[in-house]
């Protein structure tokens, strides 16, 4: 340099054009206990990596950029 690929919560990820963006773990409150673990229950925690672009509507499509990761030379 050439080519693939993944960015989404604190961490591991799902969602693949629709009209409240989720799980599971983890942190905090609560319950339960003599107390701690375990359970059980709440509530928080997202500019969906950046920017244009198509669309009536983008987290998805598209381009471009960045990160980080395979191949390859």
């Nucleotide at each position: 340099g050439g080519g693939c690929g993944u960015g989404u919560a604190g961490c591991u990820c799902a969602g693949g054009g629709g009209u409240g963006a989720g799980a599971g773990c983890a942190a905090c409150g609560g319950c339960c206990u003599u107390a701690u673990a375990a359970g059980c229950c709440g509530a928080c925690g997202g500019u969906c990596g950046g920017u244009g672009g198509u669309u009536c509507g983008a987290u998805u499509c598209c381009a471009u950029c960045c990160a980080c990761g395979c191949c390859u030379a």